RNAcentral holds the full RNA, with entries from ENA, Rfam and SILVA.
A computed fold for a 390-nucleotide part of an RNA from Atopostipes suicloacalis DSM 15692, annotated as large-subunit ribosomal RNA, domain III.
Its mean pLDDT, the model's own confidence on a scale to 100, is 83.
Context: one part of a larger RNA
RNA sequence: GAGUAGCGAGACACAGGUGAGAAUCCUGUGCACCGAAUGACUAAGGUUUCCAGGGGAAGGCUCGUCCGCCCUGGGUUAGUCGGGACCUAAGCUGAGGCCAAACGGCGUAAGCGAUGGACAGCAGGUGGAGAUUCCUGCACCAGUGAUUUUUGUUUGAACGAAGGAAGGACACAGAAGGCUACGGUAACCAUGCCGCUGGUUGAGCAUGGCCAAGCAACGAGUCUUAGAAGGAGUCAAAUGCUUCUUCUUGUACGGAUGAGUUGUGAUGGGGAGGGAAGUUUAGUACCGAAGUACCCAAUGUCACACUGUCAAGAAAAGUUCCUAGUAAGAAAAUCACUGCCCGUACCGCAAACCGACACAGGUAGUCGAGGAGAGAAUCCUAAGGUGAGC
Repeated sequence: GAGUAGCGAGACACAGGUGAGAAUCCUGUGCACCGAAUGACUAAGGUUUCCAGGGGAAGGCUCGUCCGCCCUGGGUUAGUCGGGACCUAAGCUGAGGCCAAACGGCGUAAGCGAUGGACAGCAGGUGGAGAUUCCUGCACCAGUGAUUUUUGUUUGAACGAAGGAAGGACACAGAAGGCUACGGUAACCAUGCCGCUGGUUGAGCAUGGCCAAGCAACGAGUCUUAGAAGGAGUCAAAUGCUUCUUCUUGUACGGAUGAGUUGUGAUGGGGAGGGAAGUUUAGUACCGAAGUACCCAAUGUCACACUGUCAAGAAAAGUUCCUAGUAAGAAAAUCACUGCCCGUACCGCAAACCGACACAGGUAGUCGAGGAGAGAAUCCUAAGGUGAGC
C1' cells in the first nucleotide's frame, strides 16, 4: 500500500438452555429450500475422518462454549455377502527353445490374470459407534460319525479320467402377450376425535388396513417327434457323441424350460395407537386393533422366448454322458458334529475422492413415491435431508 480489496452461488426469526463470554453451540416452535435430489444403497479412491468424554493455542476466511481441529478411551464379529482355497478373456510372466555387443527381445509347454462364468440365507430385533456377520425364528450347502432300512461283493454296487463327447454358449432392433413390484380408491374393517372462527353424530374427520428365503402343489406360455436294427468316424476303447441307411410311429403321449399364483413358513414377526415405575429421563420398558375389496400397472420378470436384420455376435471350469481303469462297499431317512484365510467402521455428486483450499469444476453403477403431465421435462409436495461458517 491499507484497516483498502475480499470474506467463494442459496432464508431465516423468536424463546429457552449452557457458559467467564453466544447472531454463529444445544433444545423447542414458526418459516423457508431440495425431492430422477441437496434422499437411499454401492464401486473406485481416501484410511480412522466413525462413537463417547474432555479441550480451545493453532486450523475454521467473522465468532465459537462448536467441529472432518487437539487429547484420552472405544468401535468393524460371516460355512451362505465380496475376494481366495474353482474357471478362463485381453494382457502379462515364461522351464526348455530361437535371436541378440552387454542390458535384453520373442516365444512353446506351463502359469498368472475379472471388468465375465460357476457357487449354499431370508425376515425381524438390537447398541453411543457393527450387522444378510451378533440375537430370535425359519432355512440351505459340503463333509464326518452313529442308528435303521434298502442294495451290492465276479450274475460287479459304487466311483471314474489330465482320454472321447454334450452342455455351459452368448449380437442388435422391433412388436405382442402373461405376471408381479410400486401405486391409487374405499360407502368395507380397526383405532382415535366431535371442533379456538359460521357449520360439523355425518356415506363426518384423521390415521392404519403388511410380511422373506425355504418347502409343496398348480402353472400363462415357449421349445421339442419317439422307438428299433445295421454301417462309418471319434489317434486305445465305448452302450456316449457325430453321421448315413432301413423299418415302425405322426403333431399325440411324453420330455425340457418357466415367470407367477395358492398353501405352508406364521399360535411367528411387524403394526396405527396406548403407555409405566422412575427422574442426573422416556414416548423408553411393556401392551397392541384391523389386515378386506376393487382399480391402475411398469424401464422389472417370463426372455434374446418370438419375429426381423447383417456387420453374423468370448473362453474355460463347474455340470452330464461314455469308456480305459479302481473295485467292496454304496444309497436314503433321522440325529449329532465340523466348516479355513482376507474385507466389513466412516465419507462416497462430496468439507472425508481428483482439483495446492472446508474450491460454484470433475467422479462408474443401483433404487427412485404422490398431484398435474406423453414423460426420469416442468411446478408443487411425501419419505428423507437441509437453511450453505460473517